Context: one part of a larger RNA
RNA sequence: UGACGGGGGCUCGCACAAGCGGUGGAGCAUGUGGUUUAAUUCGAUGCAACGCGAAAAACCUUACCUACCCUUGACAUCGACAGAAUACUGUAGAGAUACGGGUGUGCCGUAAGGAACCCGGUGACAGGUGCUGCAUGGCUGUCGUCAGCUCGUGUCGUGAGAUGUUGGGUUAAGUCCCGUAACGAGCGCAACCCCUGUCAUUAGUUGCCAGCACUUCGGGUGGGCACUCUAAGGAGACUGCCGGUGACAAACCGGAGGAAGGUGGGGACGACGUCAAGUCAUCAUGGCCCUUAUGGGUAGGGCUACACACGUGCUACAAUGGACGGUACAGAGGGUUGCCAACCCGCGAGGGGGAGCUAAUCUCAGAAAACCGUUCUUAGUCCGGAUUGGAGUCUGAAACUCGACUCCAUGAAGCUGGAAUCGCUAGUAAUCGCGGAUCAGAAUGCCGCGGUGAAUUCGUUCCCGGGCCUUGUACA
Repeated sequence: UGACGGGGGCUCGCACAAGCGGUGGAGCAUGUGGUUUAAUUCGAUGCAACGCGAAAAACCUUACCUACCCUUGACAUCGACAGAAUACUGUAGAGAUACGGGUGUGCCGUAAGGAACCCGGUGACAGGUGCUGCAUGGCUGUCGUCAGCUCGUGUCGUGAGAUGUUGGGUUAAGUCCCGUAACGAGCGCAACCCCUGUCAUUAGUUGCCAGCACUUCGGGUGGGCACUCUAAGGAGACUGCCGGUGACAAACCGGAGGAAGGUGGGGACGACGUCAAGUCAUCAUGGCCCUUAUGGGUAGGGCUACACACGUGCUACAAUGGACGGUACAGAGGGUUGCCAACCCGCGAGGGGGAGCUAAUCUCAGAAAACCGUUCUUAGUCCGGAUUGGAGUCUGAAACUCGACUCCAUGAAGCUGGAAUCGCUAGUAAUCGCGGAUCAGAAUGCCGCGGUGAAUUCGUUCCCGGGCCUUGUACA
């Protein structure tokens, strides 16, 4: 100087408390451990691994296993020889592949040849998701959006080092003020950026409709650009104003005006560093290793197994509910290999059909909870839907291993969950639906969107984590 303390002081955080809803019990989905297996590819492992890499494992993916094949190779560069390329097609085979049939002479050209493509062979070489993340780059997690981490000069100390950065106030903040052997500065904080909340300006189609006219009653048409909205540039909030407290400071408390008030709300943004944290399987890369195989191709299987254990979720156990009928209101997105309207068929998944749309025009698209009626009356039920049987639909060469969905039948566990444990402070929790990426098909996951919309916070004694000062130490 640090680190540590079941030392002290101050202080912060959904850390506790106060509340609301869960997990832990059930069924299922998904990930992991374990076990099994020819293989169940590999990685991630306290917080910070476990709906994680994977924003899609039937084939492919795919790295694993089995079988069958190849050896200058699926891919790159170079030299030499031969042929343009290519469409079409036969036989054998699980296919890779092997053996054929056949079409055809293109482009540039100084007429030597060249470019592109392709068959076969030769070697230099290719190739490796093989090992090492404890050889590395890059990227990332974490402490933590915590308020810290340092430097120059000066001063003090023999020196390590200290000071500054401590102290008194204050703040979300090393934020600001005052003091001060320090004076300044840098990386962080904040602001500058984006979204959202208010207003006016500009603009008016595909958007809108106040007034006017027509109307098939649909902003449908004429018309209009007021309003909504769209999207560009602006205004607006700064403790600016008033009162009080304070040290005549910084600031704090209350108020006015205001759409918004003291960081208005949210996002992006992550200091010096820590964990030899994670990743050699995104990529790149040193070293090591394989080279008729640890490389490459194909078919089938596996990654989907199942006495069990754990994590994360979905659906429930019901009446604030289930069922049936009626009726209302979003936002944000996607769409030409696509979204697919009207209409017809089917109980339905869906099929037929074909208008429109490269989309403020057309379409996905019916929002759902809510509201209004009717019924069920506390029951393993008109709750719950697992499981199983049958019949189908769709995608796709192909749904056996191993897809999603529909209909009929079946109707399991489950009556609110032990010890323990998680999230959340406001348009939040809870609850309700909608969209998108991936994608042929395949979400209860992920990423977004809006609808309805709470309760509680006395307080900081305690648990956990952090910051500053101080103290002890046989630790570095």
Overview: The prediction has a mean pLDDT of 83. Small-subunit ribosomal RNA, 3' major domain from an uncultured prokaryote, 476 nucleotides, folded computationally. RNAcentral holds the full RNA, with entries from ENA.